[in-house]
Context: one part of a larger RNA
RNA sequence: CUUUAUUGAAGGAACUCGGCAAAUUAACUCCGUAACUUCGGAAUAAGGAGUAACGACUUUUGGGUAACCAAAAAUCGUUGUCACAAAAAUGGGGAAAGCAACUGUUUAAUAAAAACACAAGUCUCUGCUAAUUUGUAAAAAGAUGUAUAGGGACUGACACUUGCCCGGUGCUGUAAGGUAAACAUAUUGUUGUUUUGGCUUCAAUAAUAAACCCCAGUAAACGGCGGCUGUAACUCUGACAGUCCAAAGGUAGCGAAAUUCCUUGUCACUUAAGUAGUGACCCGCAUGAAUAGUGUAAUGACUUUCCCACUGUCUCCAAUAAAGUCUUAGUGAAAUUGAAAUGUCUGUGAAGAUGCGGAUUAUUUGUCGCUAGACGGAAAGACCCCAUACACUUUUACUGUUAACAUAUAUUGUAAAGAGCUUAUUUUUGUGUAGGAUAGGUGGUAGCUGUUUGAAAUCUUUGUUUAAGCAAAUUAUUUAGGCAUCCUUGAAAUACCACCCAUUAAUAAACUGUUUACUCAUUUUUAAGAUUUAAAGACAUUGUAUGCUAGACAGUUUAACUGGGGCGGUUACCUCCUAAAAAGUAACGGAGGUGUACUAAGGUAAACUCAGAUAAUUUUCAUUAUUUUAGAGCGUAAUGGCAUAUGUUUGCUUGACUGUAAGACUGAUAGGUCGAACAGAGAUGAAAAUCGGUCAUAGUGAUCCGGUGGUUCUUCGCGGAAAGACCAUCGCUCAACAGAUAAAAAGUACGUUGGGGAUAACAGGCUGAUGUCCUUUUAGAGUUCUUAUCGACAAGGACGUUUGGCACCUCGAUGUCGACUCAUCACAUCCUGAGGCUGAAGAAGGUCUCAAGGGUUCGUCUGUUCGCCGAAUAAUGUGGUACGUGAGUUGGGUUUAGAACGUUGUGAAACAGUUUGGUCCCUAUCUACGAUAAAUGUUAGAAAAUUGAGGAGAUUAUUCUUUAGUACGAGAGGACCGAGAAACGCAAACCUAUGGUGUUCCGAUUGUCUUUUGUGGCAUCGUCGGGUAGCUACGUUUGUUUUAGAUAAUCACUGAAAGCAUCUAAGUGAGAAACUGACUCUAAAACAAAUUUUCUUAAGUUUGUAAAAGAUUAUUACUUUGUUAGGUUUUAUACGUAAAUUUUGUAAAAAACAACUGGAAAAAACACUAAAUUUUGAAG
Repeated sequence: CUUUAUUGAAGGAACUCGGCAAAUUAACUCCGUAACUUCGGAAUAAGGAGUAACGACUUUUGGGUAACCAAAAAUCGUUGUCACAAAAAUGGGGAAAGCAACUGUUUAAUAAAAACACAAGUCUCUGCUAAUUUGUAAAAAGAUGUAUAGGGACUGACACUUGCCCGGUGCUGUAAGGUAAACAUAUUGUUGUUUUGGCUUCAAUAAUAAACCCCAGUAAACGGCGGCUGUAACUCUGACAGUCCAAAGGUAGCGAAAUUCCUUGUCACUUAAGUAGUGACCCGCAUGAAUAGUGUAAUGACUUUCCCACUGUCUCCAAUAAAGUCUUAGUGAAAUUGAAAUGUCUGUGAAGAUGCGGAUUAUUUGUCGCUAGACGGAAAGACCCCAUACACUUUUACUGUUAACAUAUAUUGUAAAGAGCUUAUUUUUGUGUAGGAUAGGUGGUAGCUGUUUGAAAUCUUUGUUUAAGCAAAUUAUUUAGGCAUCCUUGAAAUACCACCCAUUAAUAAACUGUUUACUCAUUUUUAAGAUUUAAAGACAUUGUAUGCUAGACAGUUUAACUGGGGCGGUUACCUCCUAAAAAGUAACGGAGGUGUACUAAGGUAAACUCAGAUAAUUUUCAUUAUUUUAGAGCGUAAUGGCAUAUGUUUGCUUGACUGUAAGACUGAUAGGUCGAACAGAGAUGAAAAUCGGUCAUAGUGAUCCGGUGGUUCUUCGCGGAAAGACCAUCGCUCAACAGAUAAAAAGUACGUUGGGGAUAACAGGCUGAUGUCCUUUUAGAGUUCUUAUCGACAAGGACGUUUGGCACCUCGAUGUCGACUCAUCACAUCCUGAGGCUGAAGAAGGUCUCAAGGGUUCGUCUGUUCGCCGAAUAAUGUGGUACGUGAGUUGGGUUUAGAACGUUGUGAAACAGUUUGGUCCCUAUCUACGAUAAAUGUUAGAAAAUUGAGGAGAUUAUUCUUUAGUACGAGAGGACCGAGAAACGCAAACCUAUGGUGUUCCGAUUGUCUUUUGUGGCAUCGUCGGGUAGCUACGUUUGUUUUAGAUAAUCACUGAAAGCAUCUAAGUGAGAAACUGACUCUAAAACAAAUUUUCUUAAGUUUGUAAAAGAUUAUUACUUUGUUAGGUUUUAUACGUAAAUUUUGUAAAAAACAACUGGAAAAAACACUAAAUUUUGAAG
């Protein structure tokens, strides 16, 4: 020193984030017990009283025949103690708020909670071969249950309630309408081939489901629930009015809240003081109704505030016990370790040096301590960034898988009746106007038809219908003509024949679909199985194909640049500047443009000259003249260029051509640019000539893949075809523009890995914009007056404390705010000291100069630094030291994992928003520092006594009395200088007194044991009352003094330069808590190794007994010629009156003998015990 315990004066939470920890309380009996309440509770509420021993008496119960025994209770009396539940065991209590109803459950190993669960409420699904779930399946759970049952979801006892919105997203419903797949069938077209029979390819159309759209319902489904403006007779406010938007505009309630940023909101209470707490208010940044709202008794190792009691939490620490630490003997790890011969200051330096430069300090080596440094140890940093790393999670990211649903088909059979559609046959019908009248179209043609094979007409019936007719059938009557041609009308003319269109009906066949029935597949039941029966039944089941839909599941993607990353911005091309007179040249440097346009704005030939200013003319438009190198124009940005014009106008035109291309420029490449010349066919021009787009420089996109046109190039046995090749051309805001894919977003605080000081957060470094301080100038304020004091606009510096910039050390780790502890330095001084000026009468101030010796408070609130407030003070200074100090402490805040509120997000989740909870390791090797030893040196060895170079410490301030109620002042007030006293703080020493402790010094006493007494053991020393020595503070004593020297600012003397003046230049003084002495301590290891005295066989040590010493060692005392320790005797001091005996009392007990016994560390005395003898020993 640490841990575990014991005790504590006075105070009593002042400690601290917080009463953490500790203390208090405690048992039984009796009395007594509030608000509130779900009437059960709250409640052991709270708050009081009693409790031993002995004796007496009464009652009750049990046992016993009884005497009596046992137990319990009430009352009275007596006795002793500081204390009678005497020890042990054994609730501290109360008043409020939040949250959760409750008991319960949870992160085994940092979170026990407000989280989970819960009874209860609601919604929803499910009719039994149930829904739901597991499984490839068989099968199983549900359930040997049946809607009072089972599954899912939300809320979470109870009480009062639960508003508005169906626009969005879900879910449910929906016989219409829209979109919509495959198989099969039908129709139409089409590719290739062809022996023309066909085979083959592809497409379209028709018909059809779930699904989606559409429509409706649904919020205790996911969810949502507004602005602006005006208005009342002071003002304010706005019941009221207007207007816009919306699906609806937040109702009741609550409200600075677990939700309120601003904010420590405002008011009240609580406190001396209240960022806390409670109650209110209501600008609710961003409350709100089963993601439940508001209350609420009881409950809570929950969170928060207050009060009483209590205390070492604290003021302020002290003593004691035990175990470690320490020494010796024995035994005997670990991390770590490049090698070490391992100082300080200052500088330097990859920017913080034991190791480099300089200076300085240092004789060598241990032991015990301490933790400032060794960017100490431990763990390839968890924060941050990066990786074409990973993992998990989410979703309206992309793609898929499974599953559900639906359709088709197979399993799959027999029938019936409707319906639809197609084909074939037969059949019906066909009305504009005009016209005889109901003219389907075209063509042919002049006849056709009829008389028993019966024309026309009449009666009846049926169909159609434009209501006028037409057609058909049957019976009867009657018995010879009727129609066309012609005529008229019209676009068309009629009989009859042929073909065709649309349409009606019937029949037949094929197909589609609906409904119904059957039994033979198939399924189920009849207790496992078999048979039969029964039920279901071509449905279902199962396979395959297709469509649609679930993050249910899976695989992946989710850019880069970047003065860290993110947010923002940017990403290709053109022009200028930067760019440093060739070219080229960066930045998240400074400015702008492009993603085209034009059949003329192209080609050519000819002609012409612009803008502005001035003057004149003109009613005006305009014209003319002069001047003028371009100040205009050239589609468009800018730059360069252009007047011979590249500009403007006019004529004719298509070279905005085909095939080639020597040679250059540029570029890493890909690519980009210029280009004479040749051939062909042209345009303009008389010709020479010019023309392969535009005054030039932007107007863009590789490859793959696919389309179109062309080209006899290839053609998987041959011939073709398909496919490819070649030429031309089309399809990308592939704009992240040299383009990863046809196709891609997020979260991680549950996170993981690999790397980075190539890159952020802390600290250092550089810088010094910002910041702080100072100076200069002087407008102005100050009645007057720049500078008593204040000083704008400006200018110049210092510092390295702010906020920043940079990204230089450190990411194979430099622990971060605040508090505590311990400090140390600077001075730009808060106090104290000395002085100048003052708008200084005194007193009290203001401002400036010098000055760093000392000092520089306690509390409320808050995690706070800071700040506000309370009370004192001489004053409560500003900063640095890794925002000093976590191998010294704490862990309240920040900053992991749990949970909640508000807000954001579809969601996973997120928030310099809030709230509650939440593991702080290290035995010290070196340096440094504090102690303590050993060795060697100091020129023979020693003993004792000194000097003091050097070093360290100390250094304070206040109040009162007096001078003096004096100086000063009208008064009120009220001193300097000087003298004295008290005492805070700080420091040292000490223990006479006071107080504490005092673990066995004394006594009291409980339980139990030792058979009883006495004496003792154990229970924290059992507890309680005292207490010697020692150690201690709360105690006592002392110190913090006097004074000298040299100085600072300042004040002076004499005095020139400068005949004066001048504190200065030569010279001489005064002058401060600062400096140097003086004071205290240390200090010959002070390398100039000091001085003095004494001794020369001196001196010292081991060993031994010890303490006024002490970790060990050392020091000191003693060692038989001895009181060193023990022991013994006596004394002091302390406690408080032993036992035995006697007496008194029924007993507990009391008294006497006697003012006695016992008694640690102190004092005195006594050798009884233990301190033995030998030996060693330098120079000479």
Molecule: large-subunit ribosomal RNA, half B
Organism: Pedinellales sp.